[in-house]
RNA sequence: AAUCAUCUUCGGGGCAAGGUGCGAUUCCUGACCGGCAGUAAAGUCUGCGAGCCGGAAAAGGCAGAAGCGGUGAAAUUCCGCUACCGACGGUAACAGUCCGGAUGAAAGAAGAUAUGA
Numbered sequence: 001a002a003u004c005a006u007c008u009u010c011g012g013g014g015c016a017a018g019g020u021g022c023g024a025u026u027c028c029u030g031a032c033c034g035g036c037a038g039u040a041a042a043g044u045c046u047g048c049g050a051g052c053c054g055g056a057a058a059a060g061g062c063a064g065a066a067g068c069g070g071u072g073a074a075a076u077u078c079c080g081c082u083a084c085c086g087a088c089g090g091u092a093a094c095a096g097u098c099c100g101g102a103u104g105a106a107a108g109a110a111g112a113u114a115u116g117a
Stems, first nucleotide, its partner, number of pairs: 005113006017029003031097002033086002035048004043084002051062003066082005088100003
């Protein structure tokens, strides 16, 4: 220095201002948000996690969205412009943003300890 083991901590954000209505942060105008790893820095590339279906369980299955121009050795990641996407249950009215499962779980990140090779 690297690998393995054990443990600890951390580990998701967001409807301003208006309209209609008996009633909506759920509809309409508009506003706002973007988990983890990889890679030229990514919600829309590749992979993963959360989620959903299924089942006694395990197995198994499903799953969103971007183009153009510029710079550069390298960017679908930066800069500019214009777009687009978003689980389940609940609700006085249809929810990416409210409430709930969740003081949860997890991709993973950081650190500590001792041992073996």
FMN riboswitch aptamer (RFN element), 117 nucleotides, folded computationally. Its mean pLDDT, the model's own confidence on a scale to 100, is 82. Of the family's consensus pairs, 100% are formed in the model.